Molecule: Bacterial RNase P class A
Organism: Bryobacteraceae bacterium
RNA sequence: GGCGCCGGAUGGGUAGCCGCUCGCGCAAGCGGGAGGAAAGUCCGGUCUCCACAGGGCAGCGUGCCGGCUAACGGCCGGGGGGAACCUCUUAAAGGGGUUUUUACGGAAAGUGCCACAGAAAAUAUACCGCCGGGCUUCAAAACCCGGUAAGGGUGAAAUGGUGCGGUAAAAGCGCACCGCGGACGGAGCAAUCCGGCUGGCAGGGCAAACCCCACGCGGAGCAAGACCAAAUAGGGGAGGAGAAGCGGCUCGCUUCGUUAAACUUCCGGGUAGGUCGCUGGAGCCGUACAGUAAUGUACGGCCAAGACGAAUGGUUACCGCCCGCAAGGGUACAAAAACCGGCUUAUAGUCCGGCGCCUGCC
Numbered sequence: 001g002g003c004g005c006c007g008g009a010u011g012g013g014u015a016g017c018c019g020c021u022c023g024c025g026c027a028a029g030c031g032g033g034a035g036g037a038a039a040g041u042c043c044g045g046u047c048u049c050c051a052c053a054g055g056g057c058a059g060c061g062u063g064c065c066g067g068c069u070a071a072c073g074g075c076c077g078g079g080g081g082g083a084a085c086c087u088c089u090u091a092a093a094g095g096g097g098u099u100u101u102u103a104c105g106g107a108a109a110g111u112g113c114c115a116c117a118g119a120a121a122a123u124a125u126a127c128c129g130c131c132g133g134g135c136u137u138c139a140a141a142a143c144c145c146g147g148u149a150a151g152g153g154u155g156a157a158a159u160g161g162u163g164c165g166g167u168a169a170a171a172g173c174g175c176a177c178c179g180c181g182g183a184c185g186g187a188g189c190a191a192u193c194c195g196g197c198u199g200g201c202a203g204g205g206c207a208a209a210c211c212c213c214a215c216g217c218g219g220a221g222c223a224a225g226a227c228c229a230a231a232u233a234g235g236g237g238a239g240g241a242g243a244a245g246c247g248g249c250u251c252g253c254u255u256c257g258u259u260a261a262a263c264u265u266c267c268g269g270g271u272a273g274g275u276c277g278c279u280g281g282a283g284c285c286g287u288a289c290a291g292u293a294a295u296g297u298a299c300g301g302c303c304a305a306g307a308c309g310a311a312u313g314g315u316u317a318c319c320g321c322c323c324g325c326a327a328g329g330g331u332a333c334a335a336a337a338a339c340c341g342g343c344u345u346a347u348a349g350u351c352c353g354g355c356g357c358c359u360g361c362c
Stems, first nucleotide, its partner, number of pairs: 001358010012319007020033005035333001039344002042342005047221004059217005064078005079104001080102009105212002110210002112206003127152002129148006160178006179201001180199003184195004225276004235267005242256006283302008320331004
């Protein structure tokens, strides 16, 4: 210097014209108008309606400790475990540091599972071996009986590890250190850590298998829900005798009705439609203080979409970036739907940081 990967930030600019939507205004007009994820709808809440004596069972979720928060499965800090690198010491095991990662309660309550390989995958057992005896013999093999699990082999995993002693060969059989269990002491709010003592040593793994333990959880969702309220057709109360047609021109005739029925009036529910919910809020910005931090407090400033067959668009000019000789083309992921806090996923180009590889020069 180039390329790649990971993490973080940013997410084209200016001006004109024509529209759309909301607010203000008598009007002319003026002002506001998508995102870091508006996405997935995974978790937690606000709000609204419904349900609800108390307790239990079932179901679902969470799961080291402390803190933050309205709350959380989120965030911060700490502890334990794993991985990589650096470093110190040692014969080895080991100690320290940096980065990173972790669903991390219980496997001495019970049940279940552990492919292939392997003797054996959990009351143990013995394939190749090792050793003793039968065993005589120059010697050995083979075979049989017994001891053993050091070594080899299988496996993701093999019944504590390393070393010394010990032994026929072996073995916590004995010892030292490490590991593990137990009670004790110390440090810490705690998880946990440290220390000496003690026991040769419980005893494979899986609970993201059932299960056990502790804690939490009522349901539906803004199409929640509240209010105003036509026409038409129903419902209820009160009044209630006329109504319609024809001839004619002030009177007749015909039909129906005289009541639960026509007609008049009042009340109430629902629908269409409209209004509210609806955007000033666990709000945003800045400063100071407290705290390792997450976060909190105080003060000052600010108001930045609110639609519902659902606005946020189109076009022109110039500029930025990419492709192209040019003309010209392109410019990521994606677009509010009651609101808020998180998580997860997507993201061109540019900038910053870290790591890896290649290459050039000194």